[in-house]
RNA sequence: AUGUUAUCAAGAAAGGUGGAGGGAUUAGACCCAUUGAAGCCUUAGCAACCCUUUAUUCGUAAAGAAGGUGCUAAAUUCUACUUAAAUAGUUGUUUUAACUGUUUUAGAUAGAUAACUC
Numbered sequence: 001a002u003g004u005u006a007u008c009a010a011g012a013a014a015g016g017u018g019g020a021g022g023g024a025u026u027a028g029a030c031c032c033a034u035u036g037a038a039g040c041c042u043u044a045g046c047a048a049c050c051c052u053u054u055a056u057u058c059g060u061a062a063a064g065a066a067g068g069u070g071c072u073a074a075a076u077u078c079u080a081c082u083u084a085a086a087u088a089g090u091u092g093u094u095u096u097a098a099c100u101g102u103u104u105u106a107g108a109u110a111g112a113u114a115a116c117u118c
Stems, first nucleotide, its partner, number of pairs: 003116006013043005021032003026080004044072003049068002051064005076110001081107002084104008
């Protein structure tokens, strides 16, 4: 780096170093940051994907945390594309239609993580 499956509104931070950015990417919004960002190191913690034990109707369920990952501001920070609903406006027209804006719901795309795979 390819593909498949699952999850993504819960949870969990201190110290050292560093010295201006960061929140994946593009645009917009909104946040975090010299009362110290990113990165790196140490320790601690969260969770339970792999894992361990037990039960099993073999689908799974419960308990655990030694090990491999992951994670520890804000929903994956929010919006963008599509469908549906509500609502407001504009135009035409009188059955209503088209367009635009806002809000909500569901989904898609993209992304992150894990396990397997080429």